[in-house]
RNA sequence: GCGCAACAUCAAGAGCCGGGACGACGCCCGGCACCAACCUGCUCCCGAGCAAGGUGGUACUCCGCUAUCAGCGGGGGAUGUGGCCGGACCGGCAACAAACGGGACCUCA
Numbered sequence: 001g002c003g004c005a006a007c008a009u010c011a012a013g014a015g016c017c018g019g020g021a022c023g024a025c026g027c028c029c030g031g032c033a034c035c036a037a038c039c040u041g042c043u044c045c046c047g048a049g050c051a052a053g054g055u056g057g058u059a060c061u062c063c064g065c066u067a068u069c070a071g072c073g074g075g076g077g078a079u080g081u082g083g084c085c086g087g088a089c090c091g092g093c094a095a096c097a098a099a100c101g102g103g104a105c106c107u108c109a
Stems, first nucleotide, its partner, number of pairs: 006081005015032006033058003038054003041050003044103003060076007083093004
């Protein structure tokens, strides 16, 4: 670098309005709002924090087992494994601000 692969998570959290289509549920598009630390970045450092840059979400579902107010396993599905620009095997750019905890360091006693 490639990859229908691999890995991680699905406990909790967060929605309204307008439009489209539909018998309806649900679905799609747009706006505004909210939620969430997966990647990047920042915080002296961190398995901690920050919605800042980039994704994303505001749906999970089916089956089986067990000692069944629950738990475990498996299948399916979902999300992530940074972004942008250029003359592109290289080079460049942006990521405000603030702050809990732990650690390190410094000073004093």
Molecule: SAM-I/IV (S-adenosyl methionine) riboswitch aptamer
Organism: Pseudomonadota bacterium